[in-house]
Context: one part of a larger RNA
Molecule: small-subunit ribosomal RNA, central domain
Organism: uncultured bacterium
RNA sequence: CUGGGUGUAAAGGGCGUGUAGCCGGGGAGACAAGUCAGAUGUGAAAUCUGGAGGCUCAACCUCCAAACUGCAUUUGAAACUGUUUAUCUUGAGUAUCGGAGAGGUAAUCGGAAUUCCUAGUGUAGCGGUGAAAUGCGUAGAUAUUAGGAAGAACACCAGUGGCGAAGGCGGCUUACUGGACGACAACUGACGGUGAGGCGCGAAAGCGUGGGGAGCAAACAGGAUUAGAUACCCUGGUAGUCCACGCUGUAAACGAUCAAUACUAGGUGUGCGGGGUCUGACCCCCUGCGUGCCGCAGUUAACACAAUAAGUAAUGCACCUGGGGAGUACGAUCGCAAGGUUGAAACUC
Numbered sequence: 001c002u003g004g005g006u007g008u009a010a011a012g013g014g015c016g017u018g019u020a021g022c023c024g025g026g027g028a029g030a031c032a033a034g035u036c037a038g039a040u041g042u043g044a045a046a047u048c049u050g051g052a053g054g055c056u057c058a059a060c061c062u063c064c065a066a067a068c069u070g071c072a073u074u075u076g077a078a079a080c081u082g083u084u085u086a087u088c089u090u091g092a093g094u095a096u097c098g099g100a101g102a103g104g105u106a107a108u109c110g111g112a113a114u115u116c117c118u119a120g121u122g123u124a125g126c127g128g129u130g131a132a133a134u135g136c137g138u139a140g141a142u143a144u145u146a147g148g149a150a151g152a153a154c155a156c157c158a159g160u161g162g163c164g165a166a167g168g169c170g171g172c173u174u175a176c177u178g179g180a181c182g183a184c185a186a187c188u189g190a191c192g193g194u195g196a197g198g199c200g201c202g203a204a205a206g207c208g209u210g211g212g213g214a215g216c217a218a219a220c221a222g223g224a225u226u227a228g229a230u231a232c233c234c235u236g237g238u239a240g241u242c243c244a245c246g247c248u249g250u251a252a253a254c255g256a257u258c259a260a261u262a263c264u265a266g267g268u269g270u271g272c273g274g275g276g277u278c279u280g281a282c283c284c285c286c287u288g289c290g291u292g293c294c295g296c297a298g299u300u301a302a303c304a305c306a307a308u309a310a311g312u313a314a315u316g317c318a319c320c321u322g323g324g325g326a327g328u329a330c331g332a333u334c335g336c337a338a339g340g341u342u343g344a345a346a347c348u349c
Stems, first nucleotide, its partner, number of pairs: 003321004007303002012317001014201004021194003025088002028085004033081002035077008049065006091191001092188003096183003103177005109171001110154001114150008125136002162169002206247006215241002220236004258316002261313003266294011298305002322349003331342004
């Protein structure tokens, strides 16, 4: 290489969109590029294979045959692939009606809590811990009452509930806006699937500029603990956390499970729709799309998976190929930097 694989052994890209490419629904006609059949030419010799023969045998040599599975030209076939013509509706999309939702962006508003400030009451402690101490407090703290300010987060509802491609999204209201789902079957008529590159999105931390800063809190300081304690515990506390704009582009970015399609026992919850029976605002039955649990066949090294497959098929992409060296070096490229992406070898076991 081939092959075999990718939930946990090495291995699914963080996620989308989409270019090239690859793959692609039903029936009918045409062409004949692929495909298949025949013919002709060519496919040097040697080699290889088979059969003979020559050196006493063999190696070796000679002769004959076969083969050289290929290419070109030509004559046909038309099932499949392809191209093309007109067509169909089940894939896909559109329209109409309908309800659900923390989907997104922006703006306003609200209450609880925390801290701070002012004032009142009030007096000696408060705080913290395993126990303490640092710390705060007679310049009146803690506690409590009233008023004010600020920033951040939204208790209950809340649910293996919902929405989103993923990251993620949770107070209320308004505006703008994306997607999914159900019913219907009016319209288009294969318009589809995947997707190397490309482009976009992408938690937290981090970076740049300007704001903001209540609480929390890397770093840092102090108090403890300890043999030590650059920690765990405590008292403080700065970046940061928040906002706007820009960058970064990584995570156990996880379901450690790529996307889309078809098929393959059941049972039981739950969310959002539709229909039926009743007509009762229930139950029950059927059905679509989600989301869980259990479980047969089958699969699996086992664990387990099991219509949300890790089953059975077929398509496209990504990735793996012993451990360490190493996600390192070098080069390239992106970035303000931090660093990211791509990504070896020597050597060693």